[in-house]
RNA sequence: UGCUUAUCAAGAAAGGCGGAGGGACUAGGCCCUUUGAUGCCUUAGCAACCUGGGUAAUACCUGGUGCUAACUCCUAGCCCCGAUCUCUCGGGGAAAAGAUGAGGC
Numbered sequence: 001u002g003c004u005u006a007u008c009a010a011g012a013a014a015g016g017c018g019g020a021g022g023g024a025c026u027a028g029g030c031c032c033u034u035u036g037a038u039g040c041c042u043u044a045g046c047a048a049c050c051u052g053g054g055u056a057a058u059a060c061c062u063g064g065u066g067c068u069a070a071c072u073c074c075u076a077g078c079c080c081c082g083a084u085c086u087c088u089c090g091g092g093g094a095a096a097a098g099a100u101g102a103g104g105c
Stems, first nucleotide, its partner, number of pairs: 003103006013043005021032003026076004044068003048065003052061002072097001078093006
């Protein structure tokens, strides 16, 4: 890297370094960003999954991974419903892709 499976509308920021783009990919939109973003480090926090403890069952505690702008920022191709003469617009669903955990080769 690829495989299986669960979840993805909740939650949680300060400091330091650094100095230009960033929000996974394509396109469109929207947003963040020199009042310093993205990233890296430290500390703090959150509690989704797992280990162990604990309980009648929860709660709770330890540890591992993870996470700490916006629903996975929104939309796209398919199906259904509604509105519209049309163009198109709105709502819902299942996928695909992605992220994270656990398992396994």
SAM riboswitch aptamer (S box leader) from Roseivirga pacifica, 105 nucleotides, folded computationally. Its mean pLDDT, the model's own confidence on a scale to 100, is 80.